c-di-GMP-I riboswitch aptamer from a Sulfurimonadaceae bacterium, 81 nucleotides, folded computationally.
[in-house]
């Protein structure tokens, strides 16, 4: 130096829910709150959920949403034993 388990610290981050707000919706965004989080930092590449649209319907096909649903890619804090 690096991996494993583990211990302590100075911080980060914020689910349900409530309040303004933005959008047909899914949902994002301000306050407030903390259920968790070692990537709960950043990526829709792959599946997955979930909205819209088209379509009589189904099937599929367009368009977004969600990175706090999983993998993969990136990039990254502390560190005693």
């Nucleotide at each position: 130096g690096u991996a494993a388990a583990u211990a302590a610290a100075c911080g980060c981050c914020a689910a349900a829910c409530c309040c303004g707000u933005u959008g047909c919706g899914a949902a994002g965004c301000g306050g407030g709150g903390a259920c968790g989080g070692a990537a709960a930092g950043c990526u829709u590449c792959a599946g997955g959920u979930c909205u819209c649209u088209u379509g009589c319907a189904a099937a599929a096909a367009g368009a977004g949403a969600u990175g706090g649903c999983u993998g993969g890619g990136u990039u990254g804090c502390c560190a005693g034993u």
The organism belongs to Sulfurimonadaceae, within Bacteria. It matches the Rfam family "c-di-GMP-I riboswitch aptamer". About the family: GEMM was predicted in a large-scale screen for bacterial structured RNA regulatory elements. The coordinates come from a structure-prediction model, not an experiment, and the mean pLDDT is 82.